[in-house]
RNA sequence: UAUAUCCUUCGGGGUCGGGUGAAAUUCCCAAUCGGCGGUGAUGAAGCAAUGCUUCUAAGCCCGCGAGCUCUUUUGGAGCAGGAUUUGGUGAGAAUCCAAAGCCGACAGUGAAAGUCUGGAUGGGAGAAGGAUGGU
Numbered sequence: 001u002a003u004a005u006c007c008u009u010c011g012g013g014g015u016c017g018g019g020u021g022a023a024a025u026u027c028c029c030a031a032u033c034g035g036c037g038g039u040g041a042u043g044a045a046g047c048a049a050u051g052c053u054u055c056u057a058a059g060c061c062c063g064c065g066a067g068c069u070c071u072u073u074u075g076g077a078g079c080a081g082g083a084u085u086u087g088g089u090g091a092g093a094a095u096c097c098a099a100a101g102c103c104g105a106c107a108g109u110g111a112a113a114g115u116c117u118g119g120a121u122g123g124g125a126g127a128a129g130g131a132u133g134g135u
Base pairs, nucleotide, nucleotide: 003133004132005131006130007129008128009127010126017029018028019027031115032114033104034103035064036063037062038061043055044054045053046052047051059102060101067079068078069077070076071075084100085099086098087097088096106118107117108116
């Protein structure tokens, strides 16, 4: 330095206010939220330096996670489940800037839920640290 196994810890936010109604945080107006890895024309810092390093940078670009089924069950396979345009700059924009949009598992409910309740003191993409072994 790379890698294998194991251990520990960490690992998700959100309905203000109003309308209708017998009943809605579920409908309507309005409000509000954005997990993990990758990518990268972002921004910042450092280095005597014109490039390199570090940190940072996408809900809707790629992939993953929560549910269900099967199975040879610490594993594997399958199914279900979402979304972006326009303008600007530029050699180049799916990521920058501006504007306008759009999306959100499953079960429950006096009425249809991203935001309430529940499975869940669960699981989890993964992140950090440590131990041991090998090269």
Molecule: FMN riboswitch aptamer (RFN element)
Organism: Ureibacillus thermosphaericus